[in-house]
This is a predicted structure of an 85-nucleotide RNA (transfer RNA) from a Verrucomicrobiota bacterium. It was read from a public genome assembly. Lineage of the source: Bacteria > Pseudomonadati > Verrucomicrobiota. Rfam family: tRNA. Gene Ontology term of the family: triplet codon-amino acid adaptor activity. Its mean pLDDT, the model's own confidence on a scale to 100, is 80.
RNA sequence: GCCUGGAUGGCGGAAUUGGUAGACGCGCCGGACUCAAAAUCCGGUUCCUUCGGGAGUGAGGGUUCGACCCCCUCUCCAGGUACCA
Numbered sequence: 001g002c003c004u005g006g007a008u009g010g011c012g013g014a015a016u017u018g019g020u021a022g023a024c025g026c027g028c029c030g031g032a033c034u035c036a037a038a039a040u041c042c043g044g045u046u047c048c049u050u051c052g053g054g055a056g057u058g059a060g061g062g063u064u065c066g067a068c069c070c071c072c073u074c075u076c077c078a079g080g081u082a083c084c085a
Base pairs, nucleotide, nucleotide: 001081002080003079004078005077006076007075010026011025012024019065027045028044029043030042031041032040046055047054048053058074059073060072061071062070
């Protein structure tokens, strides 16, 4: 260089055929229980916010009524492969 696969919250990891992104688990926060703690149970947990809402699936474009998903370019990661006169 070429080929293949991948990039989603703090972490792991989902999302049927393009139709509510982040289910579920871990962790974290608050509460209950307890003399206290652990365990267990309940609620919350992407970010911003003027609390009305807005943004977000590696980056930038495109197609579409609608994109994590399809197309183009680029960045990074992993594997494979060629050259090394």